[in-house]
RNA sequence: UGCAGCGUAGCUUAAGGGUAAAGCACCAAGCUCAUAACUUGGCCGAUGCGGGUUCAACUCCCGCCGCUGUAA
Numbered sequence: 001u002g003c004a005g006c007g008u009a010g011c012u013u014a015a016g017g018g019u020a021a022a023g024c025a026c027c028a029a030g031c032u033c034a035u036a037a038c039u040u041g042g043c044c045g046a047u048g049c050g051g052g053u054u055c056a057a058c059u060c061c062c063g064c065c066g067c068u069g070u071a072a
Stems, first nucleotide, its partner, number of pairs: 001071007010024004018055001026042005048064005
């Protein structure tokens, strides 16, 4: 430098055009002599950035940034 793939919550992953879903982690309460486990609630919020298409974009298109792989 070329090609391919990926980028969503603190972490790991869903959603493949109709307005984002879980698990884990963390906090509080319950339970316990106490801790863990368990139960309930909270945290609860997040689509890499900029444009385009569309009534509507995490999703499709373009560019950029970052990461991984690959070729030289």
Predicted 3D model of a 72-nucleotide RNA (transfer RNA) from a Cyanobacteriota bacterium.
Its Rfam family is "tRNA". Its family is annotated with triplet codon-amino acid adaptor activity in the Gene Ontology. By type it is a transfer RNA.
The source organism's lineage runs through Bacteria, Bacillati and Cyanobacteriota.
Model confidence (mean pLDDT): 81 of 100.